The RNA shown here (Glycine riboswitch aptamer) has 76 nucleotides and comes from Amphibacillus xylanus.
């Protein structure tokens, strides 16, 4: 002197799979069936797998991706 690339913050777009049957107060609980794009496991990795959690109508959640912002440390 001060980015960048990850990370945080806001906004935006974001897939799959019963809105199934029972109790209940679409809040939840239990069967039974299904999803794989929070997370987790298996793998040197990477695909691929499992489906523990987590989901299956909206609502939240979402990996990911685009745009802004901010912080901090270092690098030219």
């Nucleotide at each position: 002197g001060g980015a960048g690339c990850a990370g945080c913050u806001u906004c935006u777009g974001g897939a799959g799979a019963g809105c199934u049957c029972g109790c209940u107060u679409a809040g939840g609980c239990g069967a039974c069936a299904c999803c794989g794009a929070a997370g987790g496991a298996u793998u040197c990795a990477c695909a691929a797998u499992c489906u523990c959690a987590g989901g299956u109508a909206g609502a939240a959640g979402g990996a990911c991706a685009g745009a802004a912002g901010a912080c901090a440390a270092c690098a030219a």

The sequence is in RNAcentral, with records from Rfam and Ribocentre.
The coordinates come from a structure-prediction model, not an experiment, and the mean pLDDT is 81.
Of the family's consensus pairs, 89% are formed in the model.